[in-house]
Order: sequence, then structure tokens, then C1' cells
RNA sequence: GUCUUCGGGGCAGGGUGCGAUUCCCUACCGGCGGUGAAAGUCCGCGAACCCGUCCGCAGGGCGGGCCGAUCCGGUGGAAUUCCGGAGCCGACAGUGACAGUCUGGAUGUGAGAAGGC
Repeated sequence: GUCUUCGGGGCAGGGUGCGAUUCCCUACCGGCGGUGAAAGUCCGCGAACCCGUCCGCAGGGCGGGCCGAUCCGGUGGAAUUCCGGAGCCGACAGUGACAGUCUGGAUGUGAGAAGGC
């Protein structure tokens, strides 16, 4: 450089209500790379969303923007990563009723990982 494969999880139980996996109690989940030692919450990246521009039937290319959340104690040479405790966070559209968990874009995209040549 090129090709192939892989590459996101989660409302169980109860309450109110005509109606809620959307509200309330409780439950559950955690992409990728990095970091003196293992990370949803540190640093960076990705999807989504927005703007510009180009090609344009569809839909894409490129550039830019936006992008959540952690403390205390312990061990240690070293940990906001381990152990103990207590917290916190979670795109857009849809819905009879407000969604991290349902449905949809998506048999998509993708940080990247492994392997072949």
C1' cells in the first nucleotide's frame, strides 16, 4: 500500500393512570486508542446533530462546529484506572404520556482490532 474478517450493552419487580419498558420507587448497561497498573466519568477518538462547500436523481466527498459525567479512603515505586464507600452521566426522530434501556434511520456508519498478500 492492498484485500478479508471482526467491530455496543441495558427496564426484571412494584406504584399511579383508560393509556407509561417514556412519569415515580427500584433494577439494569458501559464503543475504540492512550495513560508508570486494569478507566462510561482522566487525555484523545467514533457514531448522532448543526453549518459551509463541491458533485448530485438518490446519496455522498471535503472542511469546520457541537459533543455528558467523580469524589473520599486504602494498597503501592506508580492507580481520578485496582480494592472499599458514596456519587454522577448518557445524540437525534417517533410514541395515547416526558425514553441511556422500546421503535426507527441502521443488513447503516464507525474509532479501531485481527489476519492474508
This is a predicted structure of a 117-nucleotide RNA (FMN riboswitch aptamer (RFN element)) from uncultured Victivallis sp. Rfam family: FMN riboswitch aptamer (RFN element). A reference for the family is Serganov et al. (2009), "Coenzyme recognition and gene regulation by a flavin mononucleotide riboswitch", Nature. Gene Ontology term of the family: FMN binding. The RNAcentral record of the sequence draws on MGnify. Its mean pLDDT, the model's own confidence on a scale to 100, is 85.